[in-house]
RNA sequence: UUCUUAUCAAGAGAAGUCGAGGGACUGGCCCGAUGACGCUUCAGCAACCGUCGCCUGAUGGCGGCAAGGUGCUAAUUCCAGCAGGCUCAGAGGUGUGCCUGAGGGAUAAGAA
Repeated sequence: UUCUUAUCAAGAGAAGUCGAGGGACUGGCCCGAUGACGCUUCAGCAACCGUCGCCUGAUGGCGGCAAGGUGCUAAUUCCAGCAGGCUCAGAGGUGUGCCUGAGGGAUAAGAA
């Protein structure tokens, strides 16, 4: 880097430093000199790997723990972006609201 699988409506901050953008992209809408974002330190959240127990013929499933490997600590993956469906309004074109799936994104584990 690519592929596969799983999860993404919960949860979790302070200090120092830096100095203007940041929230992947596009459009919104937000955050930001009352100092965002990034980096460092400590703290915390969580439970993918880990570890323990139980269940199963097995693949696996459920639960506990949290030293270690990651990860994370604004807003549902902030919302929408492609397709389908439902509701309401409309003569119709279409629009509003909602649901589902896909695509894209993030994280983990495995493989190449």